[in-house]
Context: one part of a larger RNA
RNA sequence: GAACGAACGCUGGCGGCGUGGAUUAGGCAUGCAAGUCGCACGAGAAACCCGGUUUCGAUCGGGGAGUAAAGUGGCGAAAGGGUGAGUAAUACCUCGACAACCUGCCCCCGAGCCUGGCACAACCCGCGGAAACGCGGGCUAAUUCCGGAUACGUUCCAGGGUCGCCUGGCCCUGGAAGAAAGGUGGGGACCCCCAAAAGGGGCCUACCGCUCGUGGAGGGGUCGAGGCCGUAUCAGCUAGUUGGUGGGGUAACGGCCCACCAAGGCGAUGACGCGUACGGGGCCUGAGAGGGUGUUCCCGCACACUGGGACUGAGACACUGCCCAGACUCCUACGGGAGGCUGCAGUCGAGAAUCUUCCGCAGUGGGCGCAAGCCUGACGGAGCGACGCCGCGUGGGGGAUGAAGGCCUUCGGGUUGUAAACCCCUGUUGGGGGGCAUCAUGGGCCGGAGUGUCAACAUCAUUCCGGCUUGAGGUCAACCCCUGAGGAAGCCACGGCUAAUUCCGUGCCAGCAGCCGCGGUAAGACGGAAGUGGCAAGCGUUGUUC
Numbered sequence: 001g002a003a004c005g006a007a008c009g010c011u012g013g014c015g016g017c018g019u020g021g022a023u024u025a026g027g028c029a030u031g032c033a034a035g036u037c038g039c040a041c042g043a044g045a046a047a048c049c050c051g052g053u054u055u056c057g058a059u060c061g062g063g064g065a066g067u068a069a070a071g072u073g074g075c076g077a078a079a080g081g082g083u084g085a086g087u088a089a090u091a092c093c094u095c096g097a098c099a100a101c102c103u104g105c106c107c108c109c110g111a112g113c114c115u116g117g118c119a120c121a122a123c124c125c126g127c128g129g130a131a132a133c134g135c136g137g138g139c140u141a142a143u144u145c146c147g148g149a150u151a152c153g154u155u156c157c158a159g160g161g162u163c164g165c166c167u168g169g170c171c172c173u174g175g176a177a178g179a180a181a182g183g184u185g186g187g188g189a190c191c192c193c194c195a196a197a198a199g200g201g202g203c204c205u206a207c208c209g210c211u212c213g214u215g216g217a218g219g220g221g222u223c224g225a226g227g228c229c230g231u232a233u234c235a236g237c238u239a240g241u242u243g244g245u246g247g248g249g250u251a252a253c254g255g256c257c258c259a260c261c262a263a264g265g266c267g268a269u270g271a272c273g274c275g276u277a278c279g280g281g282g283c284c285u286g287a288g289a290g291g292g293u294g295u296u297c298c299c300g301c302a303c304a305c306u307g308g309g310a311c312u313g314a315g316a317c318a319c320u321g322c323c324c325a326g327a328c329u330c331c332u333a334c335g336g337g338a339g340g341c342u343g344c345a346g347u348c349g350a351g352a353a354u355c356u357u358c359c360g361c362a363g364u365g366g367g368c369g370c371a372a373g374c375c376u377g378a379c380g381g382a383g384c385g386a387c388g389c390c391g392c393g394u395g396g397g398g399g400a401u402g403a404a405g406g407c408c409u410u411c412g413g414g415u416u417g418u419a420a421a422c423c424c425c426u427g428u429u430g431g432g433g434g435g436c437a438u439c440a441u442g443g444g445c446c447g448g449a450g451u452g453u454c455a456a457c458a459u460c461a462u463u464c465c466g467g468c469u470u471g472a473g474g475u476c477a478a479c480c481c482c483u484g485a486g487g488a489a490g491c492c493a494c495g496g497c498u499a500a501u502u503c504c505g506u507g508c509c510a511g512c513a514g515c516c517g518c519g520g521u522a523a524g525a526c527g528g529a530a531g532u533g534g535c536a537a538g539c540g541u542u543g544u545u546c
Base pairs, nucleotide, nucleotide: 001546002545003544004543006542007541008540009539010538013392014391015390016389017388018387019385020384026348027347028346030345031344032343035075036074037073040072041071048063049062050061051060052059053058082303083302084301092227093226094225095224096223097222098221101220102219103218106216107215109213110212111211112210114148115147116146117145123138124137125136126135127134128133154177155176156175157174158173159172160171161170162169163168182208183207184206185205186204187203190202191201192200193199229275230274231273236266237265238264241263242262243261244260245259246258247257248256278300279299280298281297282293283292284291285290305326306325307324308323309322328339329338330337331336356382358381359380360379364378365376366375367374368373395425396424397423398422405416406415407414408413429487430483431482432481433480434479439473443469444468445467446466447465448464449463450462451461452460490535491534492533493532494531495516496515497514501530502529503528504527505526511518512517
């Protein structure tokens, strides 16, 4: 000199963009942060309104409404959000490998979707419990569950061919095994149920789904090499240890796990131990080389009260799932139960120190849904803090008998100083009033025209045109009018380094100080004042890095 997630002192006008719990990964009141689908399924209220009856207690019918709440089922809940405790290598970064692997939703393509059955919630009845919650009996639906059939692919077995990168890859033939689910909209002829009609179904069709496969995209898993802090006052470490055989397990290789066999494996190119630490893109500094650092943002990893465990699932060993143990907090009828902010706000504590218990789903993105839409403390915004960077203002021009006052003085004067007053202006910002754009694209509804699908002019999908509808921010900004110099300057320094000096007070005292050093009666170094210098909505100090 530069820099900072800073803090402290004095001071403080406005705006934009950023940024803000670095310490106790300490404890947490309260609210919210993950739901959604009735186009998978069965069932289904109440308040209230209208009408009828009424012994005035009530009751019935219609609406509310196939709504609410709950249940079965599906998808999501493994994302998004937080934190950095642990981790020195099972992480991360870079480059490779998988002939050793998986992949829900999405895209392309191929084949299929036939036929039966049994339950369990909800509900009803009974019972237990203070509660949390539970037990028994009975009924029931499905895209729930379980059989049978079929098998282009697929998997396994046998045989053959071909190729290769060790285990093997690919192709052909034969045999065996293994699937599925429907929903909604529309419809001319024909057929069925029904005495007929009404209605329903078959059948056809469109869309959304379902099953088995191939390929893709994206996501993940595993393996290898190199890189990755300090310490030798840590020198030896190791029994599942190192390898083999056989097996188990996994999506998959493997001592991952197990039985048996062998005795190996690592190490001064630093094993093992100890300490410290999430890693990277980046960021700071520097001419660079290098040094330092890992906050916000992005990528990866790890964690979710502490420790352990599995279940479900395409995916977890799962932040707001489950089980066990522990510590802590709360409820209890003492028998037993409930909880986990390192989500957003907020609170206590500790600390030099770090914010609102705000608004909105209008936009972007995500989940579910055919859709309308619902949910979303992700996100978009607003609020607080000079915490940082940037911009703007606190006025401009004129004005000397150089006013008054202050300070100094050699008492002549000098200086503050064009500074003020005063005159003429301007109108940023502030205050008041008016004012409206972008962020809205898309989706939906209505009407019209066309294209595709189709037996069809229906339906569905899609294109175009017209109309209507959606804004938290927002009483926004821009812009216009009015007002009026009006509301807006401080902080540090002045001995040398280092730019800027005198007077008074003090008298090795009180004090200053980054280093050298000042102060003991004339102190340019202490304290005050005047003046001066520097920076400026900041200025200084402290801490830390280069």
The part of an RNA shown here (small-subunit ribosomal RNA, 5' domain) has 546 nucleotides and comes from a metagenome. Its Rfam family is "Bacterial small subunit ribosomal RNA".